[in-house]
């Protein structure tokens, strides 16, 4: 460094329920366990969701936003274990 995820040691934890926050899209905390070989962190890029507050508008779109998703994808950093080189 590239692959792998058999095996060993782990590890995180979809949906769903309860609790809180929020306008909301989510997003904390337990339970559980769909599943991931980075499902490890980070909105730099794209991509989707959300509209409470501003702002334009040909009327409910556009912009915006110290909103969101890192288990959408890319990219950056860092990473156990084995394989090859």
């Nucleotide at each position: 460094u590239u692959c792998g995820a058999a095996a060993a040691a782990g590890g995180c934890a979809a949906a769903u329920u309860c609790u809180u926050c929020g306008a909301a899209a989510g997003a904390u905390g337990a339970a559980u366990a769909c599943g991931c070989a980075a499902a490890g962190u980070u909105u730099c890029a794209g991509a989707c969701c959300u509209a409470a507050c501003g702002c334009c508008u040909a009327u409910u779109g556009g912009u915006u936003a110290u909103g969101g998703u890192g288990g959408c994808u890319g990219a950056a950093c860092u990473g156990c274990c084995g394989a090859a080189g």

Predicted 3D model of an 85-nucleotide RNA (c-di-GMP-I-GGC riboswitch aptamer) from Paenisporosarcina sp. TG20.
NCBI's taxonomy places the organism under Bacteria, Bacillati, Bacilli, Caryophanales, Paenisporosarcina.
The prediction has a mean pLDDT of 87.